[in-house]
RNA sequence: CGCCGAGUCGCCGUAUGUGCGAACCGGGGACCCAGUUUCCCGGGGUGAAUCCGGUCGGAGAAUCCGGCCGGUAGGGCGAAUCACUUCUUCCCGCCCGAACCCGUCAGCUAACUCGGUAGGCGGUCUGGA
Numbered sequence: 001c002g003c004c005g006a007g008u009c010g011c012c013g014u015a016u017g018u019g020c021g022a023a024c025c026g027g028g029g030a031c032c033c034a035g036u037u038u039c040c041c042g043g044g045g046u047g048a049a050u051c052c053g054g055u056c057g058g059a060g061a062a063u064c065c066g067g068c069c070g071g072u073a074g075g076g077c078g079a080a081u082c083a084c085u086u087c088u089u090c091c092c093g094c095c096c097g098a099a100c101c102c103g104u105c106a107g108c109u110a111a112c113u114c115g116g117u118a119g120g121c122g123g124u125c126u127g128g129a
Stems, first nucleotide, its partner, number of pairs: 001122004008022004012017001023117006033107001042105001043102004051071008074096005080089001
């Protein structure tokens, strides 16, 4: 100087905060609406991060779980194009397609109410090792 993300700004105090406000983000929460049977499986939330196939193993079968491979709903960046300050964009290139939380409980939802403001990266310049 940029990127993903809500994760920024200001004020007081001040070495050290059960701090405050704005802004942004998320959860809970009526009428109405949705839903309403049986069996099995508990169910739900943040997030783009769901789903499918092949193969190996776990274990006798189904299901399930894990590893690897290939895709995929979806998401990001770049470039390009259109438009002209409003919306976009088939295609092209490079990536992601995770992780965590609640704890038997939550549809939507006005008033109301409770929380978060992290983390991780890229480029350039300068200095040091």
Overview
Predicted 3D model of a 129-nucleotide RNA (c-di-AMP riboswitch aptamer (ydaO/yuaA leader)) from a soil metagenome. It matches the Rfam family "c-di-AMP riboswitch aptamer (ydaO/yuaA leader)". About the family: This family represents a conserved RNA structure found upstream of the ydaO and yuaA genes in Bacillus subtilis and related genes in other bacteria. The ydaO/yuaA element is thought to act as a genetic 'off' switch for the ydaO and yuaA genes in its native state. It is believed that the element may be triggered during osmotic shock leading to activation of ydaO, a predicted amino acid transporter gene, and members of the yuaA-yubG operon which code for KtrA and KtrB K+ transporters. RNAcentral holds the sequence, with entries from MGnify. The model forms 96% of the base pairs in the Rfam consensus. The coordinates come from a structure-prediction model, not an experiment, and the mean pLDDT is 76.